Model confidence (mean pLDDT): 85 of 100. This is a predicted structure of a 1534-nucleotide RNA (small-subunit ribosomal RNA) from Methylomonas sp. RNAcentral holds the sequence, with entries from ENA and SILVA. It matches the Rfam family "Bacterial small subunit ribosomal RNA". The organism belongs to Methylomonas, within Bacteria.

[in-house]
C1' cells in the first nucleotide's frame, strides 16, 4: 500500500545408518463413467467415441407499392340463373428484384495457401452515411397463358400470343475511363400516398412527399494480397529443387507477384535442420503451480477450414456456395426396366458404435436476422420449457427440556462399560414439501384512437412530442398469505502404518483383501459379519485423466573420482568467448512518450437477486509488439595505438622422444665331434616323454632367431597408446639465460581428421624360445580345467587393414586466485670453509597434512577449494550396448541406437556382528606324552527297525538311547480284547428315601445283580441339623485327547567360558565409536601403566559347606593313660577327662617376609617358616543371551475337540515280541592268574509293616525259634584287593562262564506268558579285539569290595563310601572348542550363508522368416467426364448495321490445351499375418554341476583370439576396484 498475499510432506533398499534412485500416497481439478444412496430450489452444462449411414418433421424466404395475371378463400356487383365481373381484400404458380456467401453445425484435413502479434502496399466493397450531378426518347423478346405431341415418372418438346424496375440500342456527360495528348468511348426505370389553382384526349398531365434507378467523391463496414517473428515430434529422414531462383516481353487478376507463357541467366533453400514421416485445427482463454512453468483448446467469443467422396466452373458487390448448378465414383431409394432421385458435420429424432451425453415440446412476447413503404410473414438463430445430482451454490430433514442412565444391541476381569440426552415422555416452532387463495416485472416501441409543435400552398403525407387502447410462450411464475401435523425427507466410505477412527465372532496361506509397505498356515485392530468410532454428507467411494508434491530434464532450480555419467588422445572448420588505452556510432542495454494489445474471462471496488453461485457498472491488468525521442557505464561494430597474454629470433642443457642403417656379449636350442655310464626328466606323489642305435652330465667348435642381466630410481621422455645394448645419420618437442622484435596474432571446438596396447585378418618373409588349438599323462564321482610331457597357428620382419581395453588419476581443455613442511629429476642466481655446502628462483614428478569441500571414503598449490570460458556425457533396475534401419570393415566386428515386458527395487560410502580352505596372540585331557577301555566273544539293559489285536507315550549330534522309569508278574498302565456304567470312581448344589456299618447265600472271569440277616447312634431351641450311604433332575464333573510353535514353571547346552553392558562426557551428519582398544601381567575385563574419558551395575574372586593342622569347651551310647576290681579273654566294673573320637566355639593363608626380574608398578620366579603357600584340595554356586532346545504324560494353564464316550469300572493279554542295526555296560579270554586252607585292617549309611545275633536244621538258597535295638549302646556285617601256605603249569585249560536238565528255596491271592536265589549235572562263544573312537594330570586313572534310594519280591544301573595306589606332559607346528585385536566380504534366517549357466516344462511379449493381405506415396507412361480457355472446315442465329446482297456479333457442333476418376509398369514406406527359427522375461520344492562373492579353495576383471554339456577353461596384453607375507623407497617421530 485499492487491484502481488505467497512456497510443509510421508511410505519404501538395510541387522542398522547416511547417500543416490526410482515407486507410491496425502492436494487441486473434469463436458466424465461406474457402485450404493438420493428431499427441495436457484445457475450453468449435456455424443470427447462412427466426418458412420439415416425413416418423418420442421430449419429461407419476402415483395402485388416491379409485371401480366386470377388457380383457390372472403366480400360486392351483374345475371338470360348455366354464368360471368380482379370490383375490393387478397393471392396458387410464373416474369422480375432483394435475399439463399449471414445466422446454424462439426474439426476430417492442414505443421502453413492456417492461426497469433506487429506492420505495409498494388486493390474491391451490395445495403449505409454525406455530398455532386442525372433520370430524355425509342425497340425487339421470352415465360405465364392457348394448342398440339411424347414420358411411368422426372420431365420434356413444336407453335401461337403477352407486361415489367427483365433485355437492347438511340441521346446527353459536371466529374470517370482510355490515349500517341491530337482526340476517343460509357448511364438510368420507374412506383406510390396527397392535392388548391390552371390543363385534358378524363388515362392524366401539372405541383409536393416518400420509396426507387444511373454516373461519381468520400467515408464507414467487409473482404482480398504481401512481409516479419512466433508456432509439437522424429537425424535410425542429410541433401532438397527445372517453374525450380531471377530477369526482359506478352499474357491474366479487383490488386503486386512464376499466376500463366517465351527467351536468357543458374541459380533458390538446408545442421541457426532443407526434403520426408508421424501427429495436431489456431486463438482469447481453462486446469494446475508460490512463481517460472506443465498440460489442454468442451460450453462463451475471434480467425480458419469442411458440408456423402473427388474435380469443376456458373451467377453475383461477395461463393468456387450445408438446405445452389454440372461431371465422375460409392452408397440409398422408385421404375412400366427405357430412366429417375438423394445427401441431418442445421433442430428434434431412428438404428450403429460406445463406459458414456436430452424432448421427434412451446412461441415469436423479448432479443436478433432476411423481405417488405408499412401491416406483416418467415427465423429448430432464438427465448423458455422437458430429462439428468452432470457440475456449482443455498436450505431442510426439526428445536429446547429429559437419568430410572429403560429395554434391547455389543463388550465384559461379572463388578460393570458402551451406544446414551439418544430414544421413550413433555413444552414449543413449521423453513422446504402439501393444499387453498391472491399477486408483481420481463412491455416497450411500431400500428391504431385522440391531441400538440414542425414541414407544406395545405387542416393531407411524412416528422417529432403527449396521453390512452392492444400485444406474454414461459405460467398452475418469482414473491405473498392462510391451514395442519414432528407431520413427508440420510446415506456413502473408511478404522495396520502412511491417515482421523477398535473390540468381538467366524474363516485357517482356504476364502479374500491390497494405492504403495503388505496381510491370511486357529487368538487376523488388513479377509467376511456385528458392535462401536472416524470423515465428509443428498451425496459419498471408485475407475480414467491432467498439474502439483517431483529440484524426479534443475531458465528460476541438478550433477558425472568410487552411486547413471568425462569421448582413447591430439590437431583443427564452423559456432561460442575473449587483454589494456583513446575516439565514433548506438545494435544490444537502460528511460520517456505514443498506438496497439477485441469483448468476455482473471484481479479490485460499487450495484442487483432474502445470501451464494449467477449477473452486471466502473477500474486495474494483459507481464508483449511496433514507431519515436533521450541516455552511452559495459558488450558489440568502425578507426587509430599499447604491451603483461601468444608468438619470433640469439646462446646453452637434460632425456629409454620418433625413424632409418650397422654391430656387440651372455643365455637358451639344434647341429658336428671329444670323453664317458645308467638313468634323465618330473611332480603333492607319479606318469606319459627321454636314454644301451650312448641321454642327462662335461668340453671345443659352428648355424640360427629372438631378447637385451648389472646400471635401474613413486628416475627420464611423449598428446595418449608407450619407450631401455652400443654407434652414426635423419628428425619432433620441453626447459634455462639475456636482450631484441611482432603486435591479441588468444582459449574451447559440433562435424572432420591423424595418431591410438594385445589380440586377429591379407600378401611375402623368418621361426630360437614361449605357446590359444590339439595329442598323451595324472588328479577327480567326472575334470572337455588347474599339474606334468610334447605342439601349431601366434609371438619377430616388410607392406597393407582393424580401431578396441579396468585405452584408470576409473578425474576434459585452458586460465586466475588460495596455509605449511619433506624428499627427488632438469636448468639459473647470490653467498661462503670452493664442498658430498647453504639460501633464493623456476620447470617438472612424489608423499604428509590446515581451511575448504564431500554421502562418507577421501581430496587438498599436480584440488574433488574459490572462479571464469568453452566442449562431452547422464536421468530407476533388468531387457540391452541387445534387434532393426544406417555408415565402415576381407572377415572378426566396430560406431550409431530403440521399444514391447517385467520388477520395486538395483546402487555407492561408512557401521554393528558373523563367516573365511585371512593374518596375529591366548587358553582347554584340544592335540602330544602315558595309563586303561570301547569296536570282536557271550550276556544284561536303552533304542531304531520289523512283526503284533495291542506291542501307550515322550526323548533324536554334540545336548536321545542303563533317558522320564529311585526298580512293567497283578496293580502300576496311559495301550490292545471281551463285558459292563452314563450327573458318572472324584468336587459342589437341590428334592426324596435311608442311620452309617457289619455278614451270609446265589449267578457270573470279574466289575455286578439278586435273595437275606444283624443293627437304629450324635446335636437340638423339637422345627429341624451334621456326617454318611441309596435313588432322581439338571447345573456340571471327567480326559495320560490336540497344539511346548498360545504359556507359566523347571531343565539341558555353548560354559564357570571370561565376559555382557549401564550412566555422564566426547567424537561423528548417522548407524555407531570411546570407555572395553594398547604395553605389560593373571585362572579370570585378575590387576597395574598409559589413555577423552570419568564412574558404575550383572558376572570373576571372596563371603558358604566339607576336608587337611592346632587349641578351647563339654564327656553318652563314644575312649582308657595313669589308680584300684574281675575274667580264659574283651573299657567288663569302680573311676578318669590326659589321648582318640563326637560336635560347639576359635586360630591359622594374606604374595604376609627375604632375594632376583620387571619400568620403583602390577606380578612372576627362588627361598625361609609353616600341618598347608601362591584360587591347598573337593562341592554348591551358572552374567547378557542363543538353540521358537526338551518337557502340555509331574504340576498349572489359554484356546481346540469328546460328553452312553477320547470319560468311569472289570477280567485276559501287551509294554518282556526278534531275519537284523546301533548305544552304554558286566563277565572273560588268564600264571601280576585261577581254585582250596589260614589270616589282618575301612569308611559311609539303613533298621519297627523293621533290622534280626545267639541256637538247632539243611551241601545250600534258606527254614525253625528267638535275645537285643527306634539305635555312637542292638542288628545288617564276611570287607575286598592285601599277607601266609599248597595246587595247576599255558591247554579252550582246574581259563571262561553262556546256554540247556533236573531238584529245590523265597516273596507274593497269583512267578505259564514273565521273578530273583540254591544244589547236581551240562560246558557255548572267546587265546586281548579292522577301519574308527572314549575317559584320565594325584590320592587322580587303574584295581578292591561296601551301603543307601526304589522296592512284598525283583541291579551288570543311578547314588554314595572307603582300602590299595601309579605313568606321563618335550611343546602348541597340527585337529576340535573357546576367547581377544585385525583383515576382506555381494553374508544379517548371518557360509548348513549368498549365488552363475546348459537343460527340461507352463506362460508372455519380441527379432528373423519362403512369403501372402492392405494403407500412403515417387517416377514413367496411358487415358480423359464436366468445365473454362484458344483455333474453326460445318451448321444456326430476335434487337444494331445496311447499298437489303449481305454483314458485326452470338448460339450448337467439332477440335486443341489443361484436368478429375481410372489402368499399367516399376520402386520406396508402413501395418497385419506366416510354416519354421533366435534370443529374451516370468514362473512350484526339477536336472546337471558349482563360476562369482572370503586368499570362494587356480585372486578377480577388461579387450581380443581359439576350445568346450554349462556354468567357463586356456593364451597374448592391460588394471587393482587382490588378500598374505617378505624386499626397496618415501613420510612421521625421537
Nucleotide at each position: 500500500a485499492a487491484a502481488c498475499u505467497g512456497a510443509a510432506g510421508a511410505g519404501u533398499u538395510u541387522g542398522a545408518u547416511c547417500a543416490u534412485g526410482g515407486c507410491u500416497c496425502a492436494g487441486a481439478u473434469u463436458g466424465a463413467a461406474c457402485g450404493c444412496u438420493g428431499g427441495c430450489g436457484g445457475u450453468a452444462u449435456g455424443c470427447u467415441u462412427a466426418a458412420c449411414a439415416c425413416a418423418u418433421g420442421c430449419a429461407a424466404g419476402u415483395c402485388g407499392a416491379a409485371c401480366g395475371g386470377u388457380a383457390g378463400c372472403a366480400g360486392g356487383c351483374c345475371u338470360u340463373c348455366g354464368g360471368g365481373c380482379g370490383c375490393u381484400g387478397a393471392c396458387g404458380a410464373g416474369u422480375g428484384g432483394c435475399g439463399g456467401a449471414c445466422g446454424g453445425g462439426u474439426g476430417a484435413g492442414u505443421a502453413a495457401u492456417g492461426c497469433a502479434u506487429a506492420g505495409g502496399a498494388a486493390u474491391c466493397u451490395g445495403c449505409c452515411u454525406a455530398u455532386u450531378a442525372g433520370u430524355g426518347g425509342g425497340g425487339g423478346a421470352c415465360a405465364a397463358c392457348g394448342u398440339g405431341g411424347g414420358g411411368a415418372a422426372a420431365c420434356u418438346c413444336a407453335c401461337g400470343c403477352u407486361a415489367a424496375u427483365a433485355c437492347c440500342g438511340c441521346a446527353u456527360a459536371c466529374g470517370c475511363c482510355c490515349u500517341a495528348c491530337g482526340g476517343g468511348g460509357g448511364a438510368a426505370a420507374g412506383c406510390u400516398g396527397g392535392g388548391g389553382a390552371c390543363c385534358u384526349u378524363c388515362g392524366g398531365g401539372c405541383c409536393u412527399g416518400g420509396c426507387g434507378c444511373u454516373a461519381a467523391u468520400a467515408g464507414a463496414u467487409g473482404a482480398g494480397c504481401c512481409u516479419a517473428u512466433g508456432u509439437c515430434g522424429g537425424a535410425u529422414u542429410a541433401g532438397c529443387u527445372a517453374g525450380u531462383u531471377g530477369g526482359u516481353g506478352g499474357g491474366g487478376u479487383a490488386a503486386a507477384g512464376g499466376c500463366c507463357u517465351a527467351c536468357c541467366a543458374a541459380g533458390g533453400c538446408g545442421a541457426c535442420g532443407a526434403u520426408c514421416c508421424g501427429u495436431a485445427g489456431c486463438u482469447g482463454g481453462u486446469c494446475u503451480g508460490a512463481g517460472a512453468g506443465g498440460a489442454u483448446g468442451a460450453u462463451c467469443a475471434g480467425c480458419c477450414a469442411c458440408a456423402c467422396u473427388g474435380g469443376g466452373a456458373c451467377u453475383g458487390a461477395g461463393a468456387c456456395a450445408c438446405g445452389g448448378c454440372c461431371c465422375a465414383g460409392a452408397c440409398u431409394c422408385c421404375u412400366a426396366c427405357g430412366g429417375g432421385a438423394g445427401g441431418c458435420a442445421g433442430c428434434a429424432g431412428u438404428g450403429g458404435g460406445g463406459a458414456a451425453u436430452a424432448u421427434u415440446g412451446g412461441a415469436c412476447a423479448a432479443u436478433g436476422g432476411g423481405c417488405g413503404a408499412a401491416a406483416g410473414c418467415c427465423u429448430g438463430a432464438u427465448c423458455c420449457a422437458g430429462c439428468a445430482a452432470u457440475a456449482c451454490c443455498g436450505c431442510g430433514u426439526g428445536u429446547g427440556u429429559g437419568a430410572a442412565g429403560a429395554a434391547g444391541g455389543c463388550c465384559u476381569g461379572a463388578g460393570g462399560g458402551u451406544u446414551g440426552u439418544a430414544a421413550a415422555g413433555c413444552a414449543c416452532u413449521u423453513u422446504c414439501a402439501a393444499u387453498a387463495g391472491g399477486a408483481a416485472g420481463g412491455a416497450a416501441u411500431a400500428c391504431c384512437u385522440a391531441u400538440c409543435g414542425g414541414u407544406u400552398a395545405a387542416u393531407a403525407c411524412c416528422c417529432g412530442g403527449u396521453a390512452g387502447a392492444c400485444u406474454g410462450a414461459c405460467a398452475u411464475u418469482a414473491c405473498c398469505u392462510a391451514u395442519a401435523c414432528a407431520a413427508g425427507a440420510a446415506g456413502c466410505a473408511c478404522c495396520g502404518g502412511c491417515u482421523a477412527a477398535c473390540u468381538c465372532c467366524g474363516u485357517g496361506c482356504c476364502a479374500g483383501c491390497a494405492g504403495c509397505c503388505g496381510c491370511g498356515g486357529u487368538a487376523a485392530u488388513a479377509c467376511g459379519g456385528a458392535g462401536g468410532g472416524u470423515g465428509c454428507a443428498a451425496g459419498c467411494g471408485u475407475u480414467a485423466a491432467u498439474c502439483g508434491g517431483a529440484a524426479u530434464u534443475a531458465c528460476u532450480g541438478g550433477g558425472c573420482g568410487u552411486a547413471a555419467a568425462g569421448c582413447g588422445u591430439g590437431c583443427g572448420u564452423a559456432g561460442g568467448c575473449g587483454g589494456u588505452u583513446g575516439u565514433u556510432u548506438a545494435a544490444g542495454u537502460c528511460a520517456g512518450a505514443u498506438g496497439u494489445g477485441a469483448a468476455a474471462g482473471c484481479c479490485c471496488u460499487g450495484g442487483g437477486c432474502u445470501u451464494a453461485a449467477c449477473c452486471u457498472g466502473g477500474g486495474a491488468a494483459c507481464u508483449g509488439c511496433a514507431u519515436u525521442u533521450g541516455a552511452u557505464a559495459c558488450u558489440g561494430g568502425g578507426c587509430a595505438a599499447c604491451u603483461a597474454g601468444a608468438g619470433u629470433u640469439u646462446a646453452g642443457u637434460a632425456g629409454a622422444g620418433g625413424g632409418g642403417a650397422g654391430u656387440g656379449g651372455a643365455a637358451u636350442u639344434u647341429c658336428a665331434g671329444g670323453u664317458g655310464u645308467a638313468g634323465c626328466g618330473g611332480u603333492g606323489a607319479a606318469a606319459u616323454g627321454c636314454g644301451u642305435a650312448g641321454a642327462g652330465a662335461u668340453c671345443u667348435g659352428a648355424a640360427g632367431g629372438a631378447a637385451c642381466a648389472c646400471c635401474a630410481g613413486u628416475g627420464g621422455c611423449g598428446a595418449a597408446g608407450g619407450c631401455g645394448g652400443c654407434u652414426c645419420c635423419c628428425u619432433g618437442g620441453a626447459c634455462u639465460a639475456a636482450a631484441a622484435c611482432u603486435g591479441a596474432c588468444g582459449c574451447u571446438g559440433a562435424g572432420g581428421u591423424a595418431c591410438g596396447a594385445a589380440a586377429g585378418c591379407g600378401u611375402g618373409g623368418g621361426u630360437a624360445g614361449c605357446a590359444a588349438a590339439c595329442a598323451g599323462g595324472a588328479u577327480u564321482a567326472g575334470a572337455u580345467a588347474c599339474c606334468c610331457u610334447g605342439g601349431u597357428a601366434g609371438u619377430c620382419c616388410a607392406c597393407g587393414c582393424c580401431g578396441u581395453a579396468a585405452a584408470c588419476g576409473a578425474u576434459g581443455u585452458c586460465a586466475a586466485c588460495u596455509a605449511a613442511c619433506u624428499g627427488u629429476u632438469g636448468g639459473g642466481u647470490u653467498c661462503u670453509u670452493a664442498a658430498a655446502g647453504a639460501a633464493c628462483u623456476u620447470a617438472g614428478u612424489a608423499g604428509u597434512g590446515g581451511a575448504g569441500c564431500u554421502a562418507a571414503c577421501g581430496u587438498a598449490u599436480u584440488a574433488a577449494g574459490u572462479u571464469g570460458a568453452c566442449c562431452g556425457c547422464c536421468u530407476g533396475g533388468g531387457g540391452a550396448g541387445u534387434a532393426c534401419g544406417g555408415c565402415c570393415g576381407c572377415a572378426a566386428g566396430g560406431c550409431u541406437a530403440a521399444a514391447a515386458c517385467u520388477c520395486a527395487a538395483a546402487u555407492g560410502a561408512a557401521u554393528u556382528g558373523a563367516c573365511g580352505g585371512g593374518g596375529g596372540c591366548c587358553c582347554g585331557c584340544a592335540c602330544a606324552a602315558g595309563c586303561g577301555g570301547u569296536g570282536g566273544a557271550g550276556c544284561a539293559u536303552g533304542u531304531g527297525g520289523u512283526u503284533u489285536a495291542a506291542u501307550u507315550c515322550g526323548a533324536u549330534g554334540c545336548a536321545a538311547c542303563g533317558c522320564g522309569a529311585a526298580g512293567a508278574a497283578c496293580c502300576u498302565u496311559a495301550c490292545c480284547u471281551a463285558c459292563c456304567c452314563u450327573u458318572g470312581a472324584c468336587a459342589u448344589c437341590c428334592a426324596g428315601a435311608g442311620a452309617a456299618u457289619c455278614u451270609g447265600u446265589u449267578a457270573g472271569a470279574g466289575a455286578u445283580a439278586g435273595c437275606g440277616g444283624a443293627g437304629u447312634g450324635c446335636c437340638u431351641u423339637c422345627g429341624g441339623g451334621a456326617a454318611c450311604u441309596c435313588u432322581g433332575a439338571g447345573a456340571c464333573a471327567g480326559g495320560u485327547g490336540c497344539u511346548g510353535c498360545a504359556u507359566g514353571g523347571c531343565u539341558g547346552u555353548c560354559g564357570u567360558c571370561a565376559g555382557c553392558u549401564c550412566g555422564u562426557g566426547u567424537u561423528g551428519u548417522g548407524a555407531a565409536a570411546u570407555g572395553u582398544u594398547g604395553g605389560g601381567u593373571u585362572a579370570a575385563g585378575u590387576c597395574c601403566c598409559g589413555u577423552a574419558a570419568c564412574g558404575a551395575g550383572c558376572g570373576c574372586a571372596a563371603c558358604c559347606c566339607u576336608u587337611a593342622u592346632c587349641c578351647u569347651u563339654a564327656g553318652u551310647u563314644g575312649c582308657c593313660a595313669g589308680c584300684g576290681g574281675g575274667u580264659c579273654a574283651u573299657g567288663c566294673c569302680g573311676g578318669g577327662a590326659a589321648c582318640u573320637c563326637u560336635a560347639g566355639g576359635g586360630a591359622g593363608a594374606c604374595u604376609g617376609c627375604c632375594g632376583g626380574u620387571g619400568a620403583u608398578a602390577a606380578a612372576c620366579c627362588g627361598g625361609a617358616g609353616g600341618a598347608a603357600g601362591g584360587u591347598g584340595g573337593g562341592g554348591a554356586c551358572g552374567a547378557c543371551g542363543u538353540c521358537a532346545a526338551g518337557u502340555c504324560a509331574u504340576c498349572a494353564u489359554g484356546g481346540c475337540c469328546c460328553u452312553u464316550a477320547u470319560g468311569g469300572g472289570u477280567a485276559g493279554g501287551g509294554c518282556u515280541a526278534c531275519a537284523c542295526a546301533c548305544g552304554u555296560g558286566c563277565u572273560a579270554c588268564a600264571a601280576u592268574g585261577g581254585c582250596c586252607g589260614g589270616u589282618a585292617c575301612a569308611g559311609a549309611g539303613g533298621g519297627c509293616u523293621g533290622c534280626g545275633a545267639a541256637c538247632u536244621c539243611g551241601c545250600g538258597a534258606g527254614a525253625g525259634u528267638a535275645a537285643g535295638c527306634g539305635a555312637a549302646u542292638c542288628c545288617c556285617a564276611a570287607a575286598a584287593a592285601g599277607c601266609c601256605g599248597g595246587u595247576c603249569c599255558c591247554a579252550g585249560u582246574c581259563c571262561g562262564g553262556a546256554u540247556c536238565g533236573c531238584a529245590g528255596u523265597c516273596u507274593g491271592c497269583a512267578a505259564c506268558u514273565c521273578g530273583a536265589c540254591u544244589g547236581c549235572g551240562u560246558g557255548a562263544a572267546g587265546u586281548c579285539g579292522g577301519a574308527a573312537u572314549c575317559g584320565c594330570u594325584a590320592g587322580u586313572a587303574a584295581u578292591c569290595g561296601c551301603g543307601g534310594a526304589u522296592c512284598a519280591g525283583a541291579a551288570u544301573g543311578c547314588c554314595g563310601c572307603g582300602g590299595u595306589g601309579a605313568a606321563u606332559a618335550c611343546g602348541u607346528u597340527c585337529c576340535c572348542g573357546g576367547g581377544c585385536c585385525u583383515u576382506g566380504u555381494a553374508c544379517a534366517c548371518a557360509c548348513c550363508g549368498c549365488c552363475c549357466g546348459u537343460c527340461a516344462c507352463a506362460c508372455c511379449a519380441u527379432g528373423g522368416g519362403a512369403g501372402u493381405g492392405g494403407g500412403u506415396u515417387g517416377c514413367a507412361a496411358a487415358a480423359g467426364a464436366a468445365g473454362u480457355a484458344g483455333g474453326u472446315a460445318g451448321u444456326u442465329u430476335a434487337a444494331c448495321c445496311u447499298u437489303c446482297g449481305g454483314g458485326a456479333g452470338g448460339g450448337c457442333g467439332c477440335u486443341u490445351a489443361c484436368c478429375a476418376c481410372u489402368u499399367u509398369g516399376u520402386g520406396a514406406u508402413u501395418c497385419a499375418u506366416g510354416a519354421c527359427u533366435g534370443g529374451g522375461g516370468u514362473g512350484a520344492a526339477g536336472u546337471c554341476g558349482u563360476a562369482a562373492c572370503a586368499a570362494g579353495g587356480u585372486a578377480g576383471c577388461c579387450c581380443u583370439a581359439g576350445g568346450g554339456g554349462a556354468a567357463c577353461c586356456u593364451g597374448g596384453g592391460g588394471c587393482u576396484g587382490g588378500a598374505u607375507c617378505a624386499c626397496c623407497u618415501c613420510c612421521u617421530u625421537a